[in-house]
RNA sequence: GGAGUGGGCCGGGCGGUCGCCCCUUAUCCUGGGGAGGAAAGUCCGGGCUCCAUAGGGCAGGGUGGCUGCUAACGGCAGCGCGGAGCAAUGCGCGGAAAGUGGCACAGAAAACAGACCGCCCGCAAGGGCAAGGGUGAAAUGGCGGGGUAAGAGCCCACCGGCGCGCGAGUGAUCGCGCGCGCAUGUCAAACCCCACCCGGAGCAAGACCAAAUAGGAGGGAAUGGGUGGCCCGCCCAACCCUCGGGUACGGUCGCUAGAACCGCCUAGCAAUAGGCGGUCCAGAGGAAUGACCGCCACCCGCGCAAGCGCGGGUACAGAAUCCGGCUUACAGGCUCACUCCGGCU
RNA sequence: UCCCCGGUAGCUCAGUCGGUAGAGCGGACGGCUGUUAACCGUCAUGUCGCUGGUUCGAAUCCGGCCCGGGGAGCCA
Numbered sequence: 001g002g003a004g005u006g007g008g009c010c011g012g013g014c015g016g017u018c019g020c021c022c023c024u025u026a027u028c029c030u031g032g033g034g035a036g037g038a039a040a041g042u043c044c045g046g047g048c049u050c051c052a053u054a055g056g057g058c059a060g061g062g063u064g065g066c067u068g069c070u071a072a073c074g075g076c077a078g079c080g081c082g083g084a085g086c087a088a089u090g091c092g093c094g095g096a097a098a099g100u101g102g103c104a105c106a107g108a109a110a111a112c113a114g115a116c117c118g119c120c121c122g123c124a125a126g127g128g129c130a131a132g133g134g135u136g137a138a139a140u141g142g143c144g145g146g147g148u149a150a151g152a153g154c155c156c157a158c159c160g161g162c163g164c165g166c167g168a169g170u171g172a173u174c175g176c177g178c179g180c181g182c183a184u185g186u187c188a189a190a191c192c193c194c195a196c197c198c199g200g201a202g203c204a205a206g207a208c209c210a211a212a213u214a215g216g217a218g219g220g221a222a223u224g225g226g227u228g229g230c231c232c233g234c235c236c237a238a239c240c241c242u243c244g245g246g247u248a249c250g251g252u253c254g255c256u257a258g259a260a261c262c263g264c265c266u267a268g269c270a271a272u273a274g275g276c277g278g279u280c281c282a283g284a285g286g287a288a289u290g291a292c293c294g295c296c297a298c299c300c301g302c303g304c305a306a307g308c309g310c311g312g313g314u315a316c317a318g319a320a321u322c323c324g325g326c327u328u329a330c331a332g333g334c335u336c337a338c339u340c341c342g343g344c345u
Numbered sequence: 346u347c348c349c350c351g352g353u354a355g356c357u358c359a360g361u362c363g364g365u366a367g368a369g370c371g372g373a374c375g376g377c378u379g380u381u382a383a384c385c386g387u388c389a390u391g392u393c394g395c396u397g398g399u400u401c402g403a404a405u406c407c408g409g410c411c412c413g414g415g416g417a418g419c420c421a
Stems, first nucleotide, its partner, number of pairs: 001341010012296007020034004036316001040327002043325005048202004055232004060198005065079005080093003084089001094193002099191002101187003116133002118129004141159002144156003160182001161180008206253004216243005223237004245420002260279008297314007346417007355370004364401001372388005394410005
């Protein structure tokens, strides 16, 4: 210098004028605060609230190498194995010898079995065989040698596979030794099995206050209700469902101090945890967070006297119960670590 | 805000343990008729919303996006 891999961060700045929401009160002034890294998709997980302090069983759903972190997770970290890449690195991951089932077309045969062409013996009948051909996404370990009538794990070496033992490791797994000619095709994002996890609903949850009326009609049941998929159990009550009616762009709380943020130290490879110090950082509700001006920054176009001038533009998107993740969108820019190749000293 | 459902031919819809996608209406052409309609016959119809993955093979199974639609207040 070139090519590449994996992260982290910013995402306009400063000043002025006029507004909007909140602290915030009867009103005004002054002062303070006022969108995001994704506030998004609502895909996971938890807090919180009600249903019983959600208890037992069945059904159903989810996760899936191992260990750890965590409030929890399908997240994260470290490690293991496999295959990709020269490498940094990235991708994948329980069980197919428990059972059931699928494998279209082609092909002899798609797995209990079986033989189209072919090879061998034989005059033939018949028998032996699976090396080669052919079909297919996939054909009953691979390659070489021996062996044979021809062949074949039939025998042997190497590789692969399976089983047992010993050792290392918390474990996935790895190493060594011995044994077995191989008995076990593939699909579990097919049913299923194994291990672990999950009760249901959701802030329009839920609590209180206020206003108004047709406390009306129809239907249902002896039991009904408690939003559960079902049964048991528990609790509550005499009721429940539908239609109709009333009220309301009703009010207050929940509602923002929290698994919070910043800095340092300690433990740990890390995720993370603990300690100390500091900070307060939106809380609306037909829903505020905006508009304009000046200077600067970056990008594009035009003109250039090469100093600059003029014009235009600056992404994705916007809180609504809160939090931890994942995924997706994003103009432009900054930065760290690592790998490979080339050159020079 | 929270929760739920759907997307297949021009339109309305089928399509389940995955095997190469149909029906009705509509359209085009031909026949019948003096002509039209009706009727009869033939034909064309498709990136199964998009995009990755599992699989030999995906409308179907599993992720991620896009679009459309619906429901949920209080009193009694």
This is a predicted complex of two RNAs, RNase P RNA and transfer RNA, with 421 nucleotides together. It holds a member of the Rfam family "Bacterial RNase P class A". Model confidence (mean pLDDT): 78 of 100.